Transfer RNA from an Actinomycetota bacterium, 71 nucleotides, folded computationally. The organism belongs to Actinomycetota, within Bacteria. Rfam family: tRNA.
RNA sequence: GCGGGCGUAGCUCAACGGCAGAGCACCGUCCUUCCAAGUCGGCUACGCGGGUUCGACUCCCGUCGCCCGCU
Numbered sequence: 001g002c003g004g005g006c007g008u009a010g011c012u013c014a015a016c017g018g019c020a021g022a023g024c025a026c027c028g029u030c031c032u033u034c035c036a037a038g039u040c041g042g043c044u045a046c047g048c049g050g051g052u053u054c055g056a057c058u059c060c061c062g063u064c065g066c067c068c069g070c071u
Base pairs, nucleotide, nucleotide: 001070002069003068004067005066006065007064010024011023012022013021018054026042027041028040030038047063048062049061050060051059
């Protein structure tokens, strides 16, 4: 230099172009003499910039980061 993959919550991962979800973690409530476990509730995210579209995590272009391969 060329090609490919990935980037979503604190972490690990989902999501036919049509309401952004789960598990774990964290906070609170209930339960318990207390703790743990358990119950109920809450908090927090689409790497960045454009484009297409009535509508974009999703499609297109660029860019940044990580990983793999080629040279």